The prediction has a mean pLDDT of 79. Predicted 3D model of a 155-nucleotide RNA (glmS glucosamine-6-phosphate activated ribozyme aptamer).

RNA sequence: CAUGCCAACAAAGCGCCUGAACAUCAUUUGAUGUUGACGAGGACGAGGACAUUCGAAUUUCGGCGGGUACCUCGGGGUGUUUCUGUCUUCUCAUCUAUAGAACUGCGACAAAUCUCAGGGGUGAUCUUGAGGACAAUAGCAGGGAAAAAAGACAG
Numbered sequence: 001c002a003u004g005c006c007a008a009c010a011a012a013g014c015g016c017c018u019g020a021a022c023a024u025c026a027u028u029u030g031a032u033g034u035u036g037a038c039g040a041g042g043a044c045g046a047g048g049a050c051a052u053u054c055g056a057a058u059u060u061c062g063g064c065g066g067g068u069a070c071c072u073c074g075g076g077g078u079g080u081u082u083c084u085g086u087c088u089u090c091u092c093a094u095c096u097a098u099a100g101a102a103c104u105g106c107g108a109c110a111a112a113u114c115u116c117a118g119g120g121g122u123g124a125u126c127u128u129g130a131g132g133a134c135a136a137u138a139g140c141a142g143g144g145a146a147a148a149a150a151g152a153c154a155g
Stems, first nucleotide, its partner, number of pairs: 014065004019061001020035006038055003044074005075096005083155007091147001103142004114131007
C1' cells in the first nucleotide's frame, strides 16, 4: 500500500419509550413484539435559560433527551438625530456576511396523507417503486421608522 473479515461511527423535526393504543402466544394476568412528527426553513463566537420557527396531517395522544428559535455579552454590517457634507468615536435601533424596523407589492416551492403495484413478517406493521395533488414561514422588489452626544477636515 492492496485485499478479506470483525467492531465502532453515521441522525438535529433529530433520537428514545416507562403511559396509551395495537399484534401474537399463553389464558386473566403475564411474556414477547409493533406504532409512537410529514416535509419546508433555520448556525458570526461564547455563555444562559427553555414550554424553540412554518405550514401539511390529525394517536403527529402522552412522556424523556437533544436542538440552529429566544435572552445576555462580545465581533461585524446597516440606519435616523448632534447647522450642512465627508470621515471617525459613543450610546440607541436593527440585523448576521445577500447583515436598517414597521409597512406595501410580487410571488413560488414539499413530503407524508391518498391511489395503484411489489417485497419481508403468523400478525400488529415495516419497506420499495409508480401516479396525481396541495402549503406557510422564507425569498425578491419597494420602503426608510426612531433618541442623545463627541472629535477631525471643508462649507
It was read from a public genome assembly, where an Rfam model found it.
Its Rfam family is "glmS glucosamine-6-phosphate activated ribozyme aptamer". Gene Ontology terms of the family: catalytic activity and regulation of gene expression. From the family's description: This entry contains a glucosamine-6-phosphate activated ribozyme that is found in the mRNA for GlmS. GlmS is an enzyme that uses fructose-6-phosphate and glutamine to generate glucosamine-6-phosphate.